[in-house]
Molecule: transfer RNA
Organism: Aciduliprofundum sp. JdFR-45
RNA sequence: GGGCCCAUGGCCUAGUCUGGAUAUGGCGACGGCCUCCUAAGCCGUAGGUCGGGGGUUCGAAUCCCCCUGGGCCCGCCA
Numbered sequence: 001g002g003g004c005c006c007a008u009g010g011c012c013u014a015g016u017c018u019g020g021a022u023a024u025g026g027c028g029a030c031g032g033c034c035u036c037c038u039a040a041g042c043c044g045u046a047g048g049u050c051g052g053g054g055g056u057u058c059g060a061a062u063c064c065c066c067c068u069g070g071g072c073c074c075g076c077c078a
Stems, first nucleotide, its partner, number of pairs: 001074007010027003020058001029045005051067005
């Protein structure tokens, strides 16, 4: 220098290919029930706006471009 992949709540993750409105589940946190207490179990609540910017579109986590960060492979110089 070239190519490929990844980035989504505190953590892990689905959804991306094939655009459709309020983004999924688990763990964790908080509250309640239960219990002598704790754990387990059950119920509920909060927590994101999808790495950043731009574009396309009626509509973007999803498609296109640039950038940032991470990983892998190849090449060049020496």